[in-house]
RNA sequence: CAGUAUUCACAGCCGAGAUCCGCCAGAGGCGGAUGCGGGGGAACCAUUUUUCAGGGGCGAAGUCCUCGAUGCGAGGACAGGGCACUUCCAGGCCCGAGCCCGUCAGCUAACCUCGUAGGCUUUUGGAAGGGUGAGA
Numbered sequence: 001c002a003g004u005a006u007u008c009a010c011a012g013c014c015g016a017g018a019u020c021c022g023c024c025a026g027a028g029g030c031g032g033a034u035g036c037g038g039g040g041g042a043a044c045c046a047u048u049u050u051u052c053a054g055g056g057g058c059g060a061a062g063u064c065c066u067c068g069a070u071g072c073g074a075g076g077a078c079a080g081g082g083c084a085c086u087u088c089c090a091g092g093c094c095c096g097a098g099c100c101c102g103u104c105a106g107c108u109a110a111c112c113u114c115g116u117a118g119g120c121u122u123u124u125g126g127a128a129g130g131g132u133g134a135g136a
Base pairs, nucleotide, nucleotide: 011121012120013119014118018034019033020032021031022030023029024028035116036115037114038113039112040111045106054104055101056100057099058098062078063077064076065075066074067073080095081094082093083092085129086128087127088126089125090124
């Protein structure tokens, strides 16, 4: 000097997944409130189908094509989604999963009920509108 990995701090991203308080007690556990998010659940409306080819929920993650061939895998395309304030335009990168309920659920006021995790390190330009800080 350069590269790699780890730790801490700051800054930030996906996502609902944050803040505060109390108790036990001893560095952990339990509980509560607020905020955010999800499910169930009348009338009216909708469905006129429903019963195994079961049906449904969270989520952007739904569909099609090709190859493969007894194993559910590989590739591609489109819908859709994310990327340092918001929107628009242009450009670039990435995702396009997974999990759950258990024969059962349309919408749905009152009401009932559940969650508040986990995983990461990106930021090109222009226009308009905002925000913050400093100075006068």